RNAcentral holds the sequence, with entries from Rfam. The RNA shown here (transfer RNA) has 72 nucleotides and comes from Vicugna pacos. The coordinates come from a structure-prediction model, not an experiment, and the mean pLDDT is 83. Taxonomically the source falls in Vicugna (Eukaryota, Metazoa, Deuterostomia, Mammalia). Its Rfam family is "tRNA". By type it is a transfer RNA.

RNA sequence: GGGGGUGUUGCUCAGUGGUAGAGCACAUGCUUAAUGAGCAGGAGAUCCUGGGUUCAAUCUCCAGUACCUCCA
Numbered sequence: 001g002g003g004g005g006u007g008u009u010g011c012u013c014a015g016u017g018g019u020a021g022a023g024c025a026c027a028u029g030c031u032u033a034a035u036g037a038g039c040a041g042g043a044g045a046u047c048c049u050g051g052g053u054u055c056a057a058u059c060u061c062c063a064g065u066a067c068c069u070c071c072a
Base pairs, nucleotide, nucleotide: 001071002070003069004068005067006066007065010024011023012022013021018055026042028040029039030038048064049063050062051061052060
């Protein structure tokens, strides 16, 4: 320098046009000798950035950017 892949809550991941969900972690309450285990109901995401397409974009197109990988 060229090809391919991945960027979604603190972490690991789903979601493939109609406005985002799970597990763990976190805070609260119940229980308990207990800050553990169990149970209950919660909070937390401008979906990597900027444009285009569309009535509508996490999803489609273009460019950029970080990381991974292959080739040189």